A computed fold for an 88-nucleotide RNA from Paenibacillus sp. UNC451MF, annotated as c-di-GMP-I riboswitch aptamer. NCBI's taxonomy places the organism under Bacteria, Bacillati, Bacillota, Bacilli, Paenibacillus.

RNA sequence: UUAUAAAAAAGGUAAAUCCAGUCGAAAGAUGGAGACACAAAGCCACGGGUCUAAGGUUGUAUACAGCUAUGAUAGCCGGGUUGCCAAA
Numbered sequence: 001u002u003a004u005a006a007a008a009a010a011g012g013u014a015a016a017u018c019c020a021g022u023c024g025a026a027a028g029a030u031g032g033a034g035a036c037a038c039a040a041a042g043c044c045a046c047g048g049g050u051c052u053a054a055g056g057u058u059g060u061a062u063a064c065a066g067c068u069a070u071g072a073u074a075g076c077c078g079g080g081u082u083g084c085c086a087a088a
Base pairs, nucleotide, nucleotide: 004088012038013037017033018032019031020030022029023028036075042081043080044079046078047077048076049073050072051071055068056067057066058065059064
């Protein structure tokens, strides 16, 4: 220094839920409160999965239903990349 992986210390992030005359069609995101948990639960949508369906399209009966990501999810997994302390 790198990889795996304890103890302790310094810290970090922030689930569910609630609020918002915030954004969005929605999923969801953002801000505040709040802590379930997390050694990368820091960052990145490259691959897979999952969620949503505005728009498009199909069917029907104008209702409605189905399919579909260009949308979302990094706290679903893999991958890439950066990083605190430090036994064995």
Of the family's consensus pairs, 95% are formed in the model. Model confidence (mean pLDDT): 84 of 100. The sequence was found by an Rfam model in a public genome assembly.